[in-house]
RNA sequence: AGGGCAAGCCGUGACUGGCGUGUCGAGAUGGGCGUAACCAUCGGGGAGCGGCUUCGUCACAUAGACGUGUGCCGCGCGCCUGGGCUUCUUGG
Numbered sequence: 001a002g003g004g005c006a007a008g009c010c011g012u013g014a015c016u017g018g019c020g021u022g023u024c025g026a027g028a029u030g031g032g033c034g035u036a037a038c039c040a041u042c043g044g045g046g047a048g049c050g051g052c053u054u055c056g057u058c059a060c061a062u063a064g065a066c067g068u069g070u071g072c073c074g075c076g077c078g079c080c081u082g083g084g085c086u087u088c089u090u091g092g
Stems, first nucleotide, its partner, number of pairs: 006054007015045002017080006027042005055067004071085003
């Protein structure tokens, strides 16, 4: 300086809260709570992580690297509360 800015499968999986409302439905049971927004079990959602395959890009004799940086996740919406994951930078 330039190019790329995917797909699938398997496993794992943090977090999954309170009130109102919408919906056939988006929880159930037990306990706790407004100095709250929690606990346990089940169900469901689920980003992310790991592995493999295909495809693409870089490079090319191979090996290999990369496939958005800024944000993403828990039914929709509103008002709140509290977390998780990932990326970049800095320090130890």
The RNA shown here (ZMP/ZTP riboswitch aptamer (pfl RNA motif)) has 92 nucleotides. It matches the Rfam family "ZMP/ZTP riboswitch aptamer (pfl RNA motif)". Rfam 15.1 lists 3,295 matches to the family in 2,545 species. The model forms 91% of the base pairs in the Rfam consensus. It was read from a public genome assembly, where an Rfam model found it. The prediction has a mean pLDDT of 78.